[in-house]
A computed fold for a 561-nucleotide part of an RNA from a Spirochaetia bacterium, annotated as large-subunit ribosomal RNA, domain I.

Context: one part of a larger RNA
RNA sequence: GGUUUAUGGUGAAUGCCUUGGAGUGAGAAGACGAUGAAGGCCGUGGUAAGCUGCGAAAAGCCGGGAGGAGGAGCACACAUCCUGAGAUCCCCGGACCGCCGAAUGGGGUAACCCGACGGACGCGAGUCCGCCAUCUGUCAUCCGAAUCAAAUACGAUACAGAAGUAAUACUAGGAGAACUGAACCAUCUCAGUAUCCCGGGAAUAGAAAUCAAUAGAGAUUCCGAAAGUAGCGGCGAGCGAAAUCGGAAGAGCCUAAACCGGUAGCACUACCGGGGUUGUAGGGCCGUCACGGCGCAAGCCGUGGAGUAAGAAAUCAUCAGUAUAGCAGAACGGUUUUGGGAAAGCCGGACACAGAGGGUGAAAUCCCCGUACGCGUAAUGCCGAUGACUCCACUAGACGGUACCUGAGUACGGCGAGGCACGAGAAACCUUGCCGGAAUCUAGGUCGACCACGAUCUAAGGCUAAAUACUUCUCACUACCGAUAGCGAAACAGUACCGUGAGGGAAAGGCGAAAAGAACCCCGGCGAGGGGAGUGAAACAGAACCUGAAACCGUAAACCC
Numbered sequence: 001g002g003u004u005u006a007u008g009g010u011g012a013a014u015g016c017c018u019u020g021g022a023g024u025g026a027g028a029a030g031a032c033g034a035u036g037a038a039g040g041c042c043g044u045g046g047u048a049a050g051c052u053g054c055g056a057a058a059a060g061c062c063g064g065g066a067g068g069a070g071g072a073g074c075a076c077a078c079a080u081c082c083u084g085a086g087a088u089c090c091c092c093g094g095a096c097c098g099c100c101g102a103a104u105g106g107g108g109u110a111a112c113c114c115g116a117c118g119g120a121c122g123c124g125a126g127u128c129c130g131c132c133a134u135c136u137g138u139c140a141u142c143c144g145a146a147u148c149a150a151a152u153a154c155g156a157u158a159c160a161g162a163a164g165u166a167a168u169a170c171u172a173g174g175a176g177a178a179c180u181g182a183a184c185c186a187u188c189u190c191a192g193u194a195u196c197c198c199g200g201g202a203a204u205a206g207a208a209a210u211c212a213a214u215a216g217a218g219a220u221u222c223c224g225a226a227a228g229u230a231g232c233g234g235c236g237a238g239c240g241a242a243a244u245c246g247g248a249a250g251a252g253c254c255u256a257a258a259c260c261g262g263u264a265g266c267a268c269u270a271c272c273g274g275g276g277u278u279g280u281a282g283g284g285c286c287g288u289c290a291c292g293g294c295g296c297a298a299g300c301c302g303u304g305g306a307g308u309a310a311g312a313a314a315u316c317a318u319c320a321g322u323a324u325a326g327c328a329g330a331a332c333g334g335u336u337u338u339g340g341g342a343a344a345g346c347c348g349g350a351c352a353c354a355g356a357g358g359g360u361g362a363a364a365u366c367c368c369c370g371u372a373c374g375c376g377u378a379a380u381g382c383c384g385a386u387g388a389c390u391c392c393a394c395u396a397g398a399c400g401g402u403a404c405c406u407g408a409g410u411a412c413g414g415c416g417a418g419g420c421a422c423g424a425g426a427a428a429c430c431u432u433g434c435c436g437g438a439a440u441c442u443a444g445g446u447c448g449a450c451c452a453c454g455a456u457c458u459a460a461g462g463c464u465a466a467a468u469a470c471u472u473c474u475c476a477c478u479a480c481c482g483a484u485a486g487c488g489a490a491a492c493a494g495u496a497c498c499g500u501g502a503g504g505g506a507a508a509g510g511c512g513a514a515a516a517g518a519a520c521c522c523c524g525g526c527g528a529g530g531g532g533a534g535u536g537a538a539a540c541a542g543a544a545c546c547u548g549a550a551a552c553c554g555u556a557a558a559c560c561c
Base pairs, nucleotide, nucleotide: 001560002559003558004557005556006555007554008553009552015546016510017509020481021480022478023477024476025475026474027473029471030470031165032164039100040099041098042055043054044053046078047077050074051073061094062093063092064091065090070082071081072080105114106113107112115132117130118129119128120127121126134162135161136160137159138158140157141156142155170200171199173197174196175195181188185234210217211216221248222247223246224245225244231239232238252463253462254461255407259274260273261272262271263270264269279441281406282405283404284402285401286400287399288398289397292301293300294299302394303393304392305391306390307389315388316387317386318385319384321382322381323380324379326375327374332348333347334346336345337344349366350365351355357369358368359367412436413435414434415433416432417431418430419429422448443458444457445456446455447454497504498503517545520532521531522530523529
C1' cells in the first nucleotide's frame, strides 16, 4: 500500500406517506369601475417582525338567520377579558372604508407637495366640511362677435354619458410576417397562422335574386357521414370541397315605395301619422259582394291573441323552484390471544335505501366525522308560473278592372385585384379601386364559359333567441404525479436572487400515537458538545430528528506484497 470481515462517520438514494398539483365532467358566472375599480402604499393587536383580516368606527361595528359550549386568526406563551341575558365560528343585509392608482382642483420622482371658491367653528395663527379635471351629447337656460341691426359661431351653466382594469381563454371585424416545407429556390407552402388595433358574453351568421334536377327541399349555426371523394396543384410539395343523408336546436319579423291625412311652406320639398312588405307574384287605387254587440257619431262593452330577449314599452304583487348558512341520520360486545396500543386473531351478535370515503395508538358497516333516504331560509340574488299592467286584432276575404309602386351610379360590361377547396384556367359565382352603364313584372337574377328550351328565385334597407366556442370560479370523479415527479411554486413563490430595463427565476416536505420535546446531576468558557438520570414501544425516534443504499473517510482483526 492492498484484499476480506466486522464496526462506525459522512452522505443522501430507496421504500412508505401526502398537505400540493394535473386531467375530465357538471354547474354557475361572464364582468368590475367617477356611489372611485383592478392593484398597491401606509396603518391597525396588551406584548406584534411576517402572513391573514380589517381601515382612524381599523384581527373589527350594527341588524336578521343558523348554531349550542367554549372562545379572543396562523401561533406557542404570559397577562387581561368575552360567554346559556347564547359568545367564538358560519350565512344574508347594512355601517365605516386613510393615501396612491382611470385619479379627475394644479403639480409630481405613485402612495407626496401646493391651491381657488362657498360654508361652519375659533380672539387668533388656523382647523374642519363641501366643491373645482378633460371630452362627448342635449328641440335645456343664459350670454354673445367679426358686421348698423338681425342671425350664427364662440363661451358659460345645468343634466347625462365616457374614460381605466381583466381569463395570457373564446369570438366578429380592420392590418398582417418570416423561419419552415418543397430535401436548392422564385409560383406555391408555412398562413390569413404569429403579432397589433377595436367590440361581445358569447361572437358570427340568418328567414333565399338559396340549393337542386325533371323529383323536390325550404333561414342560420354546430356535430357525424358523404371524403381524403370530386377537384385544385412548378399536376411538385401539398391544398381540399359541396349536394345529399343522420342528429342537436328550432322562430320568425320590421321597413323603403305607391296611396291617404297632418304640420311648415308660394312652390319644390322636409318631417310626422295611417297604409304596406311578396314570387303558385304582392301591394296601391276603382267597382261589386260580404264583415262581434250597443250607439247617429265619438266611443263603450265583449271576444280572441301577444308581450318586456327580435317584432312598442315600464313596473309591481303572490306562489313555486333554486343559490348563498344548516338539521337529522341505523346497528357491538368479550376480565379472549398477541401487543406500547386492537380496528388484527378467536368467540358470540346487530344494521343496511347507509359495505362511498376519511379519522381513531395497527387492518372498524355497527367508536368519531360522514354516507343512503329525507328535512330547512328571516334576508338577498336568479329563474318560472299566475295576476296586475301594456299592446294588437275583430276591414279579414272573394271576383273583376287599372298599370301607380315593389330599394340606381345599383345590376351588368371592360381593366386591375381579392375571396370562393378552385394558383387565369373553358372559370361561372361573391366583393370592388378605376372607366362605362340598364331594365322596371310583357321585368330581373341563378342553374360553373356561352346560346336555346326548361326549372328556380326576387338583389341593390334592417332586426332576430336556441343548439356552438372558452374558463378567473364551485363541486364531483380519476386503470394521473407522489417531493429531481406533479403547476415555476406541497413550504410566507413569481418569493430569494440576477439584470439599467424589458425580462429571467430557484432551492427548500416527513420526531413521536401523544411533546410525554429530556426535571435533576456531571465535564466544559454561566459555552458548543457530550456522559448519566428520566420519558417513550423504540432516543442508533433527541429536534442537523421515519427508513438511511452507494461513492468517500476512519477504527479493529486476519491475510498478501